Background
RNAcentral holds the full RNA, with entries from SILVA. This is a predicted structure of a 339-nucleotide part of an RNA (large-subunit ribosomal RNA, domain IV) from a soil metagenome.

Context: one part of a larger RNA
RNA sequence: CCUCUGUCAAGGAACUCGGCAAAUUAACCCCGUACCUUCGGAAGAAGGGGUGCCUGAGUAGCUUCCGUCUUCGGACGGGGGUGAGCAGGCCGCAGGAAAUGGGCUCAAGCGACUGUUUACCAAAAACACAGGUCUCUGCAAACACGAAAGUGGACGUAUAGGGGCUGACUCCUGCCCAGUGCCGGAAGGUUACGAGGAGUGGUGAGCGUAGCCAUGAAUCUAAGCCCCGGUGAACGGCGGCCGUAACUAUAACGGUCCUAAGGUAGCGAAAUUCCUUGUCGGGUAAGUUCCGACCCGCACGAAUGGCGUAACGAGAUGGGCGCUGUCUCGGCCACGUAC
Numbered sequence: 001c002c003u004c005u006g007u008c009a010a011g012g013a014a015c016u017c018g019g020c021a022a023a024u025u026a027a028c029c030c031c032g033u034a035c036c037u038u039c040g041g042a043a044g045a046a047g048g049g050g051u052g053c054c055u056g057a058g059u060a061g062c063u064u065c066c067g068u069c070u071u072c073g074g075a076c077g078g079g080g081g082u083g084a085g086c087a088g089g090c091c092g093c094a095g096g097a098a099a100u101g102g103g104c105u106c107a108a109g110c111g112a113c114u115g116u117u118u119a120c121c122a123a124a125a126a127c128a129c130a131g132g133u134c135u136c137u138g139c140a141a142a143c144a145c146g147a148a149a150g151u152g153g154a155c156g157u158a159u160a161g162g163g164g165c166u167g168a169c170u171c172c173u174g175c176c177c178a179g180u181g182c183c184g185g186a187a188g189g190u191u192a193c194g195a196g197g198a199g200u201g202g203u204g205a206g207c208g209u210a211g212c213c214a215u216g217a218a219u220c221u222a223a224g225c226c227c228c229g230g231u232g233a234a235c236g237g238c239g240g241c242c243g244u245a246a247c248u249a250u251a252a253c254g255g256u257c258c259u260a261a262g263g264u265a266g267c268g269a270a271a272u273u274c275c276u277u278g279u280c281g282g283g284u285a286a287g288u289u290c291c292g293a294c295c296c297g298c299a300c301g302a303a304u305g306g307c308g309u310a311a312c313g314a315g316a317u318g319g320g321c322g323c324u325g326u327c328u329c330g331g332c333c334a335c336g337u338a339c
Stems, first nucleotide, its partner, number of pairs: 002336001006332003010328002014326001019323001027051005036041001038168001052090005061082009091095001103321005110313002115127002131166007143152003169308001171306002174238003179235002181231005188226003194220002199215005239257005266300001267297001278294005
């Protein structure tokens, strides 16, 4: 010097990406406890005070068993268990004297919650979840495994079972069916096998009839496709340019082009904002983070759900109080090791 363990004047986060680490707090009893809230919570909120021993006293009270009495409520007596408040006194620097043993709080983003996960770098905002919704399934169910037999579903029966999406709860969930998908329709068009058999070719010892062989048009003919409708908590989509008001600015208004329809409510520099450290306000002496606004949304937006939300979180962010060797800035002690 290092590892590990302690401790420290004054200051107290000045350290650092960040209070990482450490310190503070801590048990029990009493007092007291805000916003918010789904009225359950929040809450051990926060913030205070007390704590030993001796005596009154194993007393008061509570409880159990037995006995006596009873107006059936109980009362009295005896035995057992438990056991104060309070008052007085005693000692020490210190009485939860050792060990064990919550730091607290404000705001806001995400996920409702308890749970689950990358065995061995990720525990989360990811997965799941009750709840919502769409769709399939009438039972030899749908669906799944399996050449099949069969089995699961289920010894269940639509308040059941399978699949998809969403994800407590509150308030809600807009417009577009042109494309794709799905559902329904069946007049017409197209269409396979099959039916059909006009016609043609071969054979028929040379020509040729019949027969036979081959080929084969019209016509009839299913689903599907075309077609006609429906359907978005189906896959998905949800415009551009120009002008206009008596300061300026802006444009409720008008014109025009395109579209299936041109983004509604709510939210918005956001886990989404490139320009950007946007602008204004707050917080700081000073703030690329944070909070509140604005809206010019490069490129939010309504179950690939939208906006809120009490409670919850070893989750992510910013601020404060307390506390500290994180730091100013180091010092000292012990054990171990190097030397």
Its mean pLDDT, the model's own confidence on a scale to 100, is 87. Its Rfam family is "Bacterial large subunit ribosomal RNA".